Predicted 3D model of a 73-nucleotide RNA (transfer RNA) from a Eubacteriales Family XIII. Incertae Sedis bacterium. Its Rfam family is "tRNA". Gene Ontology term of the family: triplet codon-amino acid adaptor activity. Rfam's curators write: Transfer RNA (tRNA) molecules are approximately 80 nucleotides in length. It was read from a public genome assembly. Taxonomically the source falls in Anaerovoracaceae (Bacteria, Bacillati, Clostridia, Peptostreptococcales). The coordinates come from a structure-prediction model, not an experiment, and the mean pLDDT is 80.

RNA sequence: GCUGUUAUGGCGCAGUCGGCAGCGCGCGUCCUUGGUAAGGACGAGGUCCCGGGUUCGAAUCCCGGUAACAGCU
Numbered sequence: 001g002c003u004g005u006u007a008u009g010g011c012g013c014a015g016u017c018g019g020c021a022g023c024g025c026g027c028g029u030c031c032u033u034g035g036u037a038a039g040g041a042c043g044a045g046g047u048c049c050c051g052g053g054u055u056c057g058a059a060u061c062c063c064g065g066u067a068a069c070a071g072c073u
Base pairs, nucleotide, nucleotide: 001072002071003070004069005068006067007066010025011024012023013022019056027043028042029041030040031039049065050064051063052062053061
């Protein structure tokens, strides 16, 4: 230098064909208990890596960039 994969709450990840951004763990409040753990109810937390484009509408499609990993030279 070239190619590929990946980038989504604090962490691990899903999101197929473009149509309200979700799950598990964790966190907060409450219930339950003599108390703790376990269990239950409710809740908070996201510029979907960045910048453009297409579209009525983009996490998703297109272009460029950045980072991590892998490969080639």